[in-house]
This is a predicted structure of a 91-nucleotide RNA (c-di-GMP-I riboswitch aptamer) from a soil metagenome. The coordinates come from a structure-prediction model, not an experiment, and the mean pLDDT is 87.
RNA sequence: GAUAACGGCAAACCCGUCGAAAGGCGGGGACGCAAAGCUACGAGGCUAAAGUGGACGCGCCCGCGUCCGCCACGCCAGUCGAGCCGCCGAA
Numbered sequence: 001g002a003u004a005a006c007g008g009c010a011a012a013c014c015c016g017u018c019g020a021a022a023g024g025c026g027g028g029g030a031c032g033c034a035a036a037g038c039u040a041c042g043a044g045g046c047u048a049a050a051g052u053g054g055a056c057g058c059g060c061c062c063g064c065g066u067c068c069g070c071c072a073c074g075c076c077a078g079u080c081g082a083g084c085c086g087c088c089g090a091a
Stems, first nucleotide, its partner, number of pairs: 001088001008033002013028006031078001037084003041081003044076003051070008
């Protein structure tokens, strides 16, 4: 970066599987993608198991349970930036 070529990836949704969830992986499936290849480094987003604050309950303490809030050490590279690597290539 061209209505070129050889090829590639695969959103939603469905099935299976792992996970508390977000989400991942495998199969099907194609909305799209010129880095929709790789890396959570920066911004942003998602989730909240563990932890923690509160309310309530178990008669009280302790402890436990339920609900609500906070919270990433869990995720998203198909949100943007950055880094790394790479196929084809006319005018």
RNAcentral holds the sequence, with entries from MGnify.